Predicted 3D model of a 127-nucleotide RNA (FMN riboswitch aptamer (RFN element)). Its mean pLDDT, the model's own confidence on a scale to 100, is 82. Rfam family: FMN riboswitch aptamer (RFN element). Rfam links the family to the GO term FMN binding. About the family: The RFN element is a highly conserved domain that is found frequently in the 5'-untranslated regions of prokaryotic mRNAs that encode for flavin mononucleotide (FMN) biosynthesis and transport proteins.
[in-house]
RNA sequence: UCAUAUUUUUGGGGAAUGGUGAAAUUCCAUACCGGCGGUACAGUCCGCGAACGCGAGCCGACAGGCGCGCGCCGAUCAGGUGAAAUUCCUGAACCGACGGUCAAAGUCCGGAUGGGAAAAGAUAAGA
Repeated sequence: UCAUAUUUUUGGGGAAUGGUGAAAUUCCAUACCGGCGGUACAGUCCGCGAACGCGAGCCGACAGGCGCGCGCCGAUCAGGUGAAAUUCCUGAACCGACGGUCAAAGUCCGGAUGGGAAAAGAUAAGA
């Protein structure tokens, strides 16, 4: 240094000002935010995760729980530099699960003190 096994820790941000209204951090105007791996530095490329749906299995007295498989899964262009960039720079755009709510939510509340891509470390025997 590499791969394997076990294990520990870490692991998502954002509504400010004004307007309308009986009522809105939900509408309107201007704001604000951007998980993980890859790749020339990425919310928009490629892949992954969360949410949701379906399936068989296992556990459970029921309620329900667990991991697995499959499905679903938003949105970017132009110019510049360069060997290389839909990643940098300039400009102009666009997107954001489900349930709740005196009124429609990426930003509030909730499932969630949850789950998790993954990152870093420790230990073991090995190459």